SAM riboswitch aptamer (S box leader), 100 nucleotides, folded computationally. The sequence was found by an Rfam model in a public genome assembly. Its mean pLDDT, the model's own confidence on a scale to 100, is 78. It matches the Rfam family "SAM riboswitch aptamer (S box leader)". From the family's description: The SAM riboswitch is found upstream of a number of genes which code for proteins involved in methionine or cysteine biosynthesis in Gram-positive bacteria.

């Protein structure tokens, strides 16, 4: 980058420096922003993986530590369905893990 797998309706600051953009790409929408965006620190969440305890087990707790997250349902749609309601399923995406 391809792959395999699980998970995405739920958590998360009144801070600090920054100073105009931002919400995965493409379109088409709506949104969030000088009452401070992106990004960085800190803080905070918990989704895997890892350590310990209880348990056959499933799962529960508890910590460090890797990543990840920290505005709307992956903000909705763009394929197909359908009572034609952004509903439900897909496709794409995004995080963990595996493995090569």
């Nucleotide at each position: 980058c391809a792959c395999u797998u699980a998970u995405c309706c739920a958590g998360a600051g009144u801070g600090a420096c920054g100073g105009a953009g931002g919400g995965a790409a493409c379109u088409g929408g709506c949104c969030c922003u000088g009452c401070g965006a992106a990004g960085u620190c800190c803080g905070g969440c918990a989704a895997c993986c890892u350590g310990c305890c209880c348990a056959a087990a499933a799962g529960g707790g508890c910590g460090u530590g890797g990543u990840g997250c920290u505005a709307a349902g992956u903000c909705c749609a763009g394929c197909g369905g359908u009572u034609u309601a952004a509903c439900c399923g897909g496709g794409a995406g995004a995080u963990g893990a595996g493995a090569u």